[in-house]
RNA sequence: GGCGAAAAGGGCAAACCCGUCGAAAGGCGGGGGCGCAAAGCCGCAGGUCUAAGGUUCCAGGCGAACUAUGAUGGCUGGGUUGCCGCCG
Numbered sequence: 001g002g003c004g005a006a007a008a009g010g011g012c013a014a015a016c017c018c019g020u021c022g023a024a025a026g027g028c029g030g031g032g033g034c035g036c037a038a039a040g041c042c043g044c045a046g047g048u049c050u051a052a053g054g055u056u057c058c059a060g061g062c063g064a065a066c067u068a069u070g071a072u073g074g075c076u077g078g079g080u081u082g083c084c085g086c087c088g
Base pairs, nucleotide, nucleotide: 001087002086003085004084011036012035016031017030018029019028020027021026034074040080041079042078044077045076046075047072048071049070053067054066055065056064057063058061
C1' cells in the first nucleotide's frame, strides 16, 4: 500500500415493541437482531425524507402547491481516524 476467503478476541445494531424529545421527518434510552470490516466520526457534493416557519393559490379549510434553515453517515461520492488477519 492492497485485500477481507478462513480464524481469534471482540464491536455495532434494521424491522418491530416500550419510554422520551420533536410540527414532522427523525433523534435519544431500553428490549430486539436484519444485517455490517469502518453499520467509527464529519451534512462538504449529490440523492432521499419532512414542511414548523415563510411565500403563493383557491373564498375557504382539519385546504393545496412551492420552499430547509430541519432530518438521514445503515443511499452514493468525498474527508478523517482505526482493531485483527492475509498478501506485496
This is a predicted structure of an 88-nucleotide RNA (c-di-GMP-I-GGC riboswitch aptamer) from a Dehalococcoidaceae bacterium.
The organism belongs to Dehalococcoidaceae, within Bacteria.